Large-subunit ribosomal RNA, domain II from an uncultured Candidatus Berkelbacteria bacterium, 688 nucleotides, folded computationally.

[in-house]
Context: one part of a larger RNA
RNA sequence: GCCUACGAGUUACUCCUCACUGGCAAGGUUAACCCCGUAUCGGGGGUAGCCGAAGCGAAAGCGAGUCCGAAUAGGGCGCAUAGUCAGUGGGGGUAGACGCGAAACUUUGUGAUCUACCCAUGGUCAGGAUGAAGUGACGGUAACACGUCAUGGAGGUCCGAACCGGUAAACGUUGAAAAGUUUUCGGAUGAACUGUGGGUAGGGGUGAAAGGCUAAUCAAACUGAGAGAUAGCUCGUACUCCCCGAAAUGUUUUUAGGAACAGCCUCAAGUUAUUGUAUAUAAGAGGUAGAGCACUGGUUGGGUAAGGGGGUGUCAAAACCUACUAAACUCAAACAAACUCCGAAUACUUAUAUAUCUAUCUUGGGAGUGAGGGCUUGGGUGCUAAGGUCCAAGUCCGAGAGGGAAAGAACCCAGAUUAUCAGCUAAGGUCCCAAAGUAUUUACUAAGUUGAACUAAUGUGGUCCAUUCGCAUUGACAGCUAGGAUGUUUGCUUGGAAGCAGCAAUUCAUUUAAAGAGUGCGUAACAGCUCACUAGUCGAGCGGAUGGGCAUAAAUAAUAAACGGGCAUUAAGUAAAUCACCGAAGCUAUAAAUUUCUAAUUUUAUUAGAAGUGGUAGGGGAGCAUUCUACCAGCAUAGAAGAGAUUUCGUAAGAAUCUUUGGAGCAAGUAGAAAAGCAAAUGUAGGC
Numbered sequence: 001g002c003c004u005a006c007g008a009g010u011u012a013c014u015c016c017u018c019a020c021u022g023g024c025a026a027g028g029u030u031a032a033c034c035c036c037g038u039a040u041c042g043g044g045g046g047u048a049g050c051c052g053a054a055g056c057g058a059a060a061g062c063g064a065g066u067c068c069g070a071a072u073a074g075g076g077c078g079c080a081u082a083g084u085c086a087g088u089g090g091g092g093g094u095a096g097a098c099g100c101g102a103a104a105c106u107u108u109g110u111g112a113u114c115u116a117c118c119c120a121u122g123g124u125c126a127g128g129a130u131g132a133a134g135u136g137a138c139g140g141u142a143a144c145a146c147g148u149c150a151u152g153g154a155g156g157u158c159c160g161a162a163c164c165g166g167u168a169a170a171c172g173u174u175g176a177a178a179a180g181u182u183u184u185c186g187g188a189u190g191a192a193c194u195g196u197g198g199g200u201a202g203g204g205g206u207g208a209a210a211g212g213c214u215a216a217u218c219a220a221a222c223u224g225a226g227a228g229a230u231a232g233c234u235c236g237u238a239c240u241c242c243c244c245g246a247a248a249u250g251u252u253u254u255u256a257g258g259a260a261c262a263g264c265c266u267c268a269a270g271u272u273a274u275u276g277u278a279u280a281u282a283a284g285a286g287g288u289a290g291a292g293c294a295c296u297g298g299u300u301g302g303g304u305a306a307g308g309g310g311g312u313g314u315c316a317a318a319a320c321c322u323a324c325u326a327a328a329c330u331c332a333a334a335c336a337a338a339c340u341c342c343g344a345a346u347a348c349u350u351a352u353a354u355a356u357c358u359a360u361c362u363u364g365g366g367a368g369u370g371a372g373g374g375c376u377u378g379g380g381u382g383c384u385a386a387g388g389u390c391c392a393a394g395u396c397c398g399a400g401a402g403g404g405a406a407a408g409a410a411c412c413c414a415g416a417u418u419a420u421c422a423g424c425u426a427a428g429g430u431c432c433c434a435a436a437g438u439a440u441u442u443a444c445u446a447a448g449u450u451g452a453a454c455u456a457a458u459g460u461g462g463u464c465c466a467u468u469c470g471c472a473u474u475g476a477c478a479g480c481u482a483g484g485a486u487g488u489u490u491g492c493u494u495g496g497a498a499g500c501a502g503c504a505a506u507u508c509a510u511u512u513a514a515a516g517a518g519u520g521c522g523u524a525a526c527a528g529c530u531c532a533c534u535a536g537u538c539g540a541g542c543g544g545a546u547g548g549g550c551a552u553a554a555a556u557a558a559u560a561a562a563c564g565g566g567c568a569u570u571a572a573g574u575a576a577a578u579c580a581c582c583g584a585a586g587c588u589a590u591a592a593a594u595u596u597c598u599a600a601u602u603u604u605a606u607u608a609g610a611a612g613u614g615g616u617a618g619g620g621g622a623g624c625a626u627u628c629u630a631c632c633a634g635c636a637u638a639g640a641a642g643a644g645a646u647u648u649c650g651u652a653a654g655a656a657u658c659u660u661u662g663g664a665g666c667a668a669g670u671a672g673a674a675a676a677g678c679a680a681a682u683g684u685a686g687g688c
Stems, first nucleotide, its partner, number of pairs: 001688006011095003015092010027051003033045005055062002065077004098236002101233001105226003109222002116200009125190001127159003130155001134151006163187003168183004202218001204214003239623006249262005263369002265366006275359001276356009290342001291340002296336002299333005307325002309322004372397010402413003417592004422588003428582003431566003437579001439578006450568002458553003462550010479537005485510003490504003516531001520529002593613009624677001626674006634666002642661003647656003
């Protein structure tokens, strides 16, 4: 992991409540117990008790009323009747109360054959090395001291087996082993190791102290019991079909992943009123968007101008000046969630009409939900950041399948009762992958730009279009040829300044086709080159500005790696337009099922019509199967149940047929009762 079996809303109660069914009814009903019988039961008796028929008040009490009150006012609670007993079902309560699951707590006992420490009594430690004290001899001293050589054999001494340990690495890791093996390493006469017997016991022991050890268990052992502890937590909770179908919000909460009440769902009964909803019209209340500056607040520039600062002046002042500052007033410009002289659209309220036809509302039974999320729009917060966060309005996902967007919860299209090898469309597409146009017309793009996520400031004589202003056969623009001069080296300045360092200027005049007191390079200063300007040559368009389209640089992340790929260039790209076609569970067609409503009747089930039939939590309805019991028709050794395969029927759970196996019981129908349905619980047991 698979298979088989087992495995979770049960049972009890003088309990509460609601619905349905039945009995009796202003009443209903017996309990214990007793009697009879065909005897775990049935029949009869039994009125104790309980519920109801009257309430109100704290109570005395009064009573269809009563209480508060001075009240005959006003108000609260009542009255104008339906209950009760039994059965079944939904829900609640008390019990373990749908099942499994703690860590823990209390208490009775059992453990020191493991291990910690202690007590008693025993045992063990190859071999080698070092050579303390003491002693002896000799030397030495006044005597000691001291020295040398021997002897001696000390030590938590040294090296190293047994023994005890466990440093490092590898292996082992469903192991040979629930802690080992190999190599290596530490101690090895000691605080050494070890045998046997004994002691200390669970908030206790023992501990050269690691919260270590206390029988593979230790920040409180193990066993039984309280005990099915408790678990607002996690997981699981078993057959089918049909109808409806949520919520993730508000308030409160030792409350925030739980609950109570409300909201939203469902079922039953009732009310029928212009109740609900939509649209139109009419009438309203309002201060948002926008706008505005009349108020409040803040802002910029100009004019005007008190006051102030600075300066001149002066004994002091006046007065004057000022590229300083500036209230108020005024002109112009502009800002505001907590500004408003103004002011929509929507939304909201009411009325009328039309449509819908109970969708609304009331009462009662049963819930679930109370972690929401994306997108669009209006806002707060944040960085006008976030797949951020908090509100509001809408929508979808949640609980929604199908087509499109390559792939994608919520983006676009569209809401799946079933069947069909029928048709039409939506979004989106039509070269191939891949259904349908290599369709038509006109442009643009040369960057594979582009071809369905996405990019800026700033650049571009890339190219196309439009508008506009100029020049041009009296010859434009570009090129080429020639000229481009004189007064003059203008004046000043300067060492120099001659068109060209700088300053000034009535930058003037002359000759000219034209030529600046000079556009740039150049020189120390000149010189030199060039331009403006002019003529000739040439022969038809040329130059500037503005706006727009496409393109281009800017361009930068980890696969060639975000056209889905192939691939595509008068496109299969971009823009505009046209006609076809494809394309979904949409719509249509045909057939069928089912729900609700309406109508008819062969009046209780059929026919016809209309509208429906996605669905999680959840509510409601109708069924299938299993085991047993009662009644009753039956089957079976001429083969029951069970098992393997076949066929048929039913919307499904399922039912039947036939055959093989099997070898002894089975079971239709109508009712009743449940140990009544498994894929999941790291479910339990067995098998593989």
Its mean pLDDT, the model's own confidence on a scale to 100, is 84. It matches the Rfam family "Bacterial large subunit ribosomal RNA". Rfam links the family to the GO terms ribosome and structural constituent of ribosome.